The RNA shown here (transfer RNA) has 74 nucleotides and comes from an Acidimicrobiales bacterium.
It matches the Rfam family "tRNA". Rfam classes the family as a transfer RNA. About the family: Transfer RNA (tRNA) molecules are approximately 80 nucleotides in length.
């Protein structure tokens, strides 16, 4: 230098194929339950979807560029 993949709450991931309310599990918080703790149950909160630009009525999703990480080639 070239190719491919990954980037989404604190952590691990889905959603991208086919644009239309941003979800799951765990952790944390509140409540229930217990004499109390653990387990269990219920509820709420927590996200500029890596960054910038473009297309579109509408972008996590499509297009372009950039950044970081990983693998391969030279």
């Nucleotide at each position: 230098g070239g190719g491919c993949g990954a980037u989404u709450g604190g952590c691990g991931c889905a959603g991208c194929u086919c644009g239309g309310u941003a979800g799951c599990g765990c952790a944390g918080c509140a409540c229930c339950a217990u004499g109390a703790c653990a387990c269990g149950g219920u509820g709420a909160a927590g996200g500029u979807c890596a960054c910038a630009g473009g297309u579109u009525c509408a972008a996590a999703u499509c297009c372009u560029g950039u950044a970081u990480c990983g693998c391969c080639c030279a």